Predicted 3D model of RNase P RNA and transfer RNA as a complex of 428 nucleotides.
It holds a member of the Rfam family "Bacterial RNase P class A".

[in-house]
RNA sequence: AAGCUGAAAGGCUCUGCCGCUGUCCGUUUUACGGAGAGAGGAAAGUCCGGGCAACACAGAGCGCCGUUCUUCCUAACGGGAAGAUGUUCGUAAGGGCAUAGUAGCGUAACAGAAAAAAACCGCCGUUCUGCGGCAAGGGUGAAAAGGUAGUGUAAGAGACUACCGGUAUCCAUGGCAACAUGGAUAGCCGUACGCCUAACGGGUUGCAAGACCAUGUAUACCGAUGUUCGAGGGCUGCUCGCCCGAGUCGGGGGGGUAGGUUGCUGACGAUUUAUGAGGCGACUCAUAAACUAGAUAAAUGGCAGAGGCUGUUUUAUUAAACAGUACAGAACCCGGCUUAUACUUUCAGCUUAAAU
RNA sequence: GGUGGAUUCAUCUAAUGGCUAGGAUACAUGCCUCUCACUCAUGACAUAGGGGUUCGAAUCCCCUAUCCACUA
Numbered sequence: 001a002a003g004c005u006g007a008a009a010g011g012c013u014c015u016g017c018c019g020c021u022g023u024c025c026g027u028u029u030u031a032c033g034g035a036g037a038g039a040g041g042a043a044a045g046u047c048c049g050g051g052c053a054a055c056a057c058a059g060a061g062c063g064c065c066g067u068u069c070u071u072c073c074u075a076a077c078g079g080g081a082a083g084a085u086g087u088u089c090g091u092a093a094g095g096g097c098a099u100a101g102u103a104g105c106g107u108a109a110c111a112g113a114a115a116a117a118a119a120c121c122g123c124c125g126u127u128c129u130g131c132g133g134c135a136a137g138g139g140u141g142a143a144a145a146g147g148u149a150g151u152g153u154a155a156g157a158g159a160c161u162a163c164c165g166g167u168a169u170c171c172a173u174g175g176c177a178a179c180a181u182g183g184a185u186a187g188c189c190g191u192a193c194g195c196c197u198a199a200c201g202g203g204u205u206g207c208a209a210g211a212c213c214a215u216g217u218a219u220a221c222c223g224a225u226g227u228u229c230g231a232g233g234g235c236u237g238c239u240c241g242c243c244c245g246a247g248u249c250g251g252g253g254g255g256g257u258a259g260g261u262u263g264c265u266g267a268c269g270a271u272u273u274a275u276g277a278g279g280c281g282a283c284u285c286a287u288a289a290a291c292u293a294g295a296u297a298a299a300u301g302g303c304a305g306a307g308g309c310u311g312u313u314u315u316a317u318u319a320a321a322c323a324g325u326a327c328a329g330a331a332c333c334c335g336g337c338u339u340a341u342a343c344u345u346u347c348a349g350c351u352u353a354a355a356u
Numbered sequence: 357g358g359u360g361g362a363u364u365c366a367u368c369u370a371a372u373g374g375c376u377a378g379g380a381u382a383c384a385u386g387c388c389u390c391u392c393a394c395u396c397a398u399g400a401c402a403u404a405g406g407g408g409u410u411c412g413a414a415u416c417c418c419c420u421a422u423c424c425a426c427u428a
Stems, first nucleotide, its partner, number of pairs: 001352010012307007020038002023035005040327001044338002047336005052206004059240004064202005069083005084099006100197002104195005120138002122134005146164006165189002167186008210262004219253001221251005232244003271290008308325007357427007366381004374411001383399004404420005
């Protein structure tokens, strides 16, 4: 210098004029004047967790769903931090994915003899259209019965021996642990996915939850079913249990309402910021300060001017002209995850090339 | 705002993780006919997009996009 990897930060600024939505104060009585406030890192997707609220501030059983290496963090989590093992991508820095279970069971298309008590070709024996023994080699497949060498045999084979690889058990050392390293023992030796089992967690519904006020009202007709032999409803998938108890469901026209306040955020919180301390880190503790949108078809905007940044063109330069300035807009509130994002900056690290 | 579901030829649809993704209508070409239509024959055309799991994905999982339904 070029190309990358990981982590973090910012993501337009100023001035003038005209508006929009809350709050407080004042005047006056529903409008003015003044003061001060007014989108984000993701407000998004609604994928997880929590608060809050209602369902009966009774409950039981079964089912269903989710999570799954270890230790921590946290209000909680399927999130995060630091690690462990395996696998995969990358030259590397690094990135992605997976992980409980020594019981039991199932599946593995096509091809192939066989997908797990294997035998087509093959090898060996023999009394040879047959019978018996074997699994080294061939071939199929995504996957083929641990590998190499020897002993052994009719031919062969963990049948046996040595070494190597794996698994299981035991011991020692290190580690909180997952696990790692070393030693001993056992010939114990296919792989993947699922069911199942175990542990832990989950009651259901979401602020259109819910509370209050106001306004209006009318049920004709037809069918089905039911009134203690109990329809239907209330807490959910089912069953039991408990409570209410005369209507309920379908068709079919008709009448009425479709507003407001609160929940709601101008307030004390798992809050924010700064400093210090502890910890590898997520995070925690202490002290000080701050109070930071609240709309309801839905405010947070528009116009003009100046500047910044980026790109292109022109020019010997200074500079000038033109173009661009992202993703996106709170809707009960928090903690995460995921996805979108023009451009700029910082820190740590890697590779390549050249020079010293 | 909240909740649930769907996406396969041009259209309507089928497919238990396993062969070249099947069928109907429509379309194109040919045959037939004086011509058109019908019939018959042949052909082309698809798993919404991206990633993962797996030997193998329309199917299972994640993200994105679009559409539909319910909810006062």